[in-house]
RNA sequence: CGCUUAUCCAGAAAGACGGAGGGGACGGCCCUAUGAUGUCUUAGCAACCCUUUCCCGAUGGAAAACGGUGCUAAUUCCGGCCUUGCUUCGGCAAGGGCAGAUGAGCG
Numbered sequence: 001c002g003c004u005u006a007u008c009c010a011g012a013a014a015g016a017c018g019g020a021g022g023g024g025a026c027g028g029c030c031c032u033a034u035g036a037u038g039u040c041u042u043a044g045c046a047a048c049c050c051u052u053u054c055c056c057g058a059u060g061g062a063a064a065a066c067g068g069u070g071c072u073a074a075u076u077c078c079g080g081c082c083u084u085g086c087u088u089c090g091g092c093a094a095g096g097g098c099a100g101a102u103g104a105g106c107g
Stems, first nucleotide, its partner, number of pairs: 001107008013042005021031003026079003043072003048068002051064005076099001081096006
C1' cells in the first nucleotide's frame, strides 16, 4: 500500500513542551493566543484481539480487564450519489451507497 470481514447516534482529560493552524479532501458549520493541531507523562473510557470463568445443542450469550491495539470536541460534526415517501416545490424524513476510521485476518 492492497484485499476480506466486523463495528462506527454510547463512553472517557489533566499536566508538561511547543507556538498556528485544525476538524482527511470539497461545500457548509465549528474548534483555536482563555493556546488549537502535534509530542510526552499520568489518568480514564471501551471491550476488537488475547486470556480466565459461567451459561448454552451451537455459530452464540454473560462476566472479568493482567496483556496487544484503539479511543478520550461536536453522530465518522453535517452534506453530496441512488431509491422510496411526503411537500407550501424551498425542502423534509427513512433506507442504501461512496469515502473514511478502528480491530482481526491475509497478500
A computed fold for a 107-nucleotide RNA from a Cryomorphaceae bacterium, annotated as SAM riboswitch aptamer (S box leader).
It matches the Rfam family "SAM riboswitch aptamer (S box leader)". Rfam describes the family as follows. The SAM riboswitch is found upstream of a number of genes which code for proteins involved in methionine or cysteine biosynthesis in Gram-positive bacteria.
The source organism's lineage runs through Bacteria, Pseudomonadati, Bacteroidota, Flavobacteriia and Cryomorphaceae.
Model confidence (mean pLDDT): 83 of 100.